Source information
This is a predicted structure of a 74-nucleotide RNA (transfer RNA) from a Candidatus Competibacteraceae bacterium.

């Protein structure tokens, strides 16, 4: 220079060929329980789905471009 891939919670992953309030386990954190603390249990929080546009009633899924990681090819 150019092909393929990946990119969602702090981390590690789901989201069934677009369907409607993004979810799990882990870490945070508040309760219960316990003489404490662990451990269990029960809650809560935590996201502009890299970014920006298109397309559509309706995008985390489809197009584009751009950045960054990986792998290739010259």
């Nucleotide at each position: 220079g150019u092909g393929c891939u990946c990119a969602u919670a702090g981390c590690u992953c789901a989201a069934u060929a677009g369907g409607a309030u993004a979810g799990a386990g882990c870490a945070g954190u508040u309760g219960u329980u316990u003489u404490c603390u662990a451990a269990a249990c029960a809650g809560c929080a935590g996201g502009u789905u890299g970014c920006a546009a298109g397309u559509u009633c309706g995008a985390a899924u489809c197009u584009u471009g751009c950045u960054g990681g990986g792998c290739g090819c010259g």
NCBI's taxonomy places the organism under Bacteria, Pseudomonadati, Pseudomonadota, Gammaproteobacteria, Candidatus Competibacteraceae.
It matches the Rfam family "tRNA".
RNAcentral holds the sequence, with entries from ENA.